The part of an RNA shown here (large-subunit ribosomal RNA, domain I) has 559 nucleotides and comes from a Phycisphaerae bacterium. Its Rfam family is "Bacterial large subunit ribosomal RNA". Its Rfam clan is "LSU clan". The prediction has a mean pLDDT of 84. The source organism's lineage runs through Bacteria, Pseudomonadati, Planctomycetota and Phycisphaerae.
[in-house]
Context: one part of a larger RNA
């Protein structure tokens, strides 16, 4: 030196476990913001670093409900000071205070700092007195923008911009879900240019708890009868350098259903520059209405999501709680919930704690009750709102042709969207020029034409079914178990990295209880370490268990 074995050491595997995740499903909640959010930044404590409350009233103040022996949050103890059955901490609802920044909004700014105007009160000089003036200072107030409504008011006659004041609203923040406006490339096509990815990502606007969409100028060729959303239809009908791909609707079946109101013709009132304008009544569909004539028939309908609108009360949920059954001996052990023996309770033997494994210990659970005040809320009642004896209301019949959404529909040219990549390409939708009929009327049934079906644009609104899931509450899981599981079971988006946008870890476990080794000793003295106590056990805080890798020591044996 090596190799075996012994004994250590070092390291932190392994098993055990769980405080934290991770998915799922049910309910609820879907905002919050000028009355100042989100989100910070300094304060705040008797001592106070950190987190957590909270905000100069500052781990807090007031009121009302709850609740019953302790309390003065946490890492994290000890001191000190105090509170409490005249009910304290502590949970529910209200309600008050709420520096400074942040939309930030008096100006300005290198966010949390400056610097002001105007009213008022302090405070101080002044005057008899109203005032008046001042160093500092409390409070309150002053951003812009829309839109209503009043007043005012130029060039410039009526106007009109402009001003001025009263009101009301908006800014900004938010995980995914919606609409809408813009819009890639990578990449496939085995290269690539039409075409794909893909109307995706992504940027922008606005909204809502849902968004959009919606009561056919829809589809069919039997007739169906708004939207929407699933499942089929079906990878079919198409489209496609007919390539790579890309893809329907109708129909069927199913959630889930709900259908209005308007302009206009007429009449009435007001107003008028005489053109029409405003209010009410009337009317809203394709088997229309009005206006005339003529019949019937009529006391009940209707509603707050739309088709007027506003609220009370009761009921139910929901936001603290509360009752809540029934055991003992003895053995072994540190410890009994475990063996033995003998009882109970069970609308409860779900869970989990307690010195080992507990239905009768302890929180729970089954089941059964509770709310001053706040929030929600489909039905109920009160309410409301048509008409009720006739110039209404509904219904129907004949007549009349007044009305039924114009720079609109078409066309033309440029483009997009639909399965449709320009085609024979209909429909929808944009831009540019053109530009209809008007009911004996108009769009469509995929060029176009006839016929025959069928609807009725240029005006509005309208719940369910659908999509999400930051957040809040319970349930559950052939999800993980500290290199796992979220990046974060711990000081975690912290420490640490970058000028910066922005990246981004590690670290969990003594013991049933600190009983955390009093006191001697050694010593190169806040280490270490022998005694000795504590414990079941040193498990001794570099703390359960403690694998290898690596090291030292002994010994056999080989060189």
């Nucleotide at each position: 030196g090596g190799u075996g074995c012994a004994u250590g050491g070092u390291g932190g595997a392994u098993g055990u476990c769980u405080a934290g995740g991770c998915g799922u499903g049910a309910u609820g909640a879907g905002g919050c913001g000028a009355u100042g959010a989100a989100g910070g930044a300094c304060g705040u404590g008797g001592u106070a670093g950190g987190c957590u409350g909270c905000g100069a009233u500052a781990a807090g103040c007031c009121c009302a409900g709850g609740g019953g022996a302790g309390c003065u949050g946490u890492c994290a103890a000890a001191c000190g000071a105090g509170c409490u059955u005249u009910g304290a901490u502590c949970c529910u609802g209200g309600g008050a205070u709420g520096u400074c920044c942040g939309a930030a909004u008096g100006g300005g700014g290198a966010a949390a700092c400056c610097c002001g105007g105007c009213g008022u009160c302090a405070c101080a000089g002044u005057g008899c007195a109203a005032g008046c003036u001042g160093a500092u200072g409390g409070c309150g107030u002053c951003a812009c923008c829309g839109c209503c409504g009043a007043c005012u008011g130029a060039a410039u006659g009526c106007a009109u911009a402009g001003g001025u004041c009263g009101g009301c609203g908006g800014g900004g923040c938010g995980a995914a879900c919606g609409c809408a406006g813009g819009g890639a490339a990578c990449u496939g096509a085995a290269a690539c240019a039409u075409c794909u990815a893909a109307g995706u990502a992504c940027c922008u606007g606005c909204a809502g708890g849902a968004a959009a969409a919606g009561a056919a100028a829809u589809c069919a060729c039997c007739g169906a009868g708004a939207c929407u959303c699933c499942g089929u239809a079906a990878g079919u009908a198409g489209c496609g350098g007919c390539g790579a791909g890309c893809g329907a609707a109708a129909g069927c079946g199913g959630a889930u259903c709900a259908g209005c109101c308007c302009a206009a013709a007429c009449c009435g009132g007001g107003c008028u520059u005489c053109g029409g304008c405003c209010c009410g009544g009337g009317g809203u569909u394709g088997c229309g209405g009005g206006c005339g004539c003529c019949a019937a028939u009529c006391a009940g309908g209707a509603g707050u999501u739309a088709c007027a609108a506003a609220g009370g009360c009761a009921a139910c949920g929901g936001u603290a709680g509360c009752u809540g059954a029934a055991g003992a001996g003895u053995c072994u052990g540190g410890a009994a919930a475990g063996g033995c023996u003998c009882a109970c309770g069970a609308u409860a033997c779900a869970g989990g704690g307690u010195g080992a494994a507990a239905g009768u210990c302890c929180c729970g659970u089954a089941a059964g009750c509770g709310a001053c005040g706040c929030c929600g809320c489909a039905a109920g009642c009160c309410c409301u709102c048509c008409g009720u004896u006739a110039c209404g209301g509904u219904u129907g019949g004949c007549g009349u042709a007044c009305c039924a959404g114009a720079g609109u529909a078409g066309c033309a040219c440029g483009g997009a969207g639909c399965u449709c990549g320009u085609g024979g390409a209909a429909c929808u939708c944009c831009g540019u020029g053109u530009g209809a009929a008007g009911c004996u009327g108009g769009g469509g049934a995929g060029c176009c034409c006839a016929c025959u079906c069928u609807c009725c644009a240029a005006g509005g609104c309208u719940a369910a079914g659908u999509a999400c899931u930051a957040c809040a509450u319970c349930a559950c899981g052939a999800c993980c178990a500290a290199u796992a599981g979220u990046g974060g079971a711990c000081a975690a988006g912290u420490a640490g990295g970058g000028c910066g946008a922005u990246u981004g870890a590690a670290u969990g476990a003594u013991g049933a209880a600190a009983a955390g080794c009093a006191c001697c000793c050694c010593u190169u003295u806040u280490a270490g370490g022998g005694g000795a106590g504590u414990u079941a056990a040193a498990a001794g805080u570099a703390c359960c268990u403690g694998a290898a890798a690596c090291c030292a020591u002994g010994u056999a044996c080989c060189u």